[in-house]
């Protein structure tokens, strides 16, 4: 300097053809359960879907620039 990929809950990931209310698991709160603890079990809370900006009747999903992070491959030394 290219090209590709990845970015969604507090960690790790799903998310189908764009489709009406965005999800699991673990963690975290509060129960249950036990003489107590762990374990198991319920329930709840947690979300600017990296930013902007367009396209649509609708965008996590499509298209552009940007911003962080891989990887590739170019030049330079």
């Nucleotide at each position: 300097a290219g090209a590709u990929c990845u970015a969604u809950a507090g960690u790790u990931c799903a998310g189908u053809u764009g489709g009406u209310u965005a999800g699991a698991a673990c963690a975290u709160a509060c129960g249950c359960c036990u003489g107590a603890u762990a374990a198991g079990u319920g329930u709840a809370a947690g979300g600017u879907c990296g930013a902007u900006a367009g396209u649509u009747c609708a965008a996590g999903u499509c298209u552009a620039u940007c911003u962080a992070g891989a990887u590739c491959u170019a030049c330079c030394a």
This is a predicted structure of a 77-nucleotide RNA (transfer RNA) from a Paracoccaceae bacterium. The source organism's lineage runs through Bacteria, Pseudomonadota, Alphaproteobacteria, Rhodobacterales and Paracoccaceae. It matches the Rfam family "tRNA".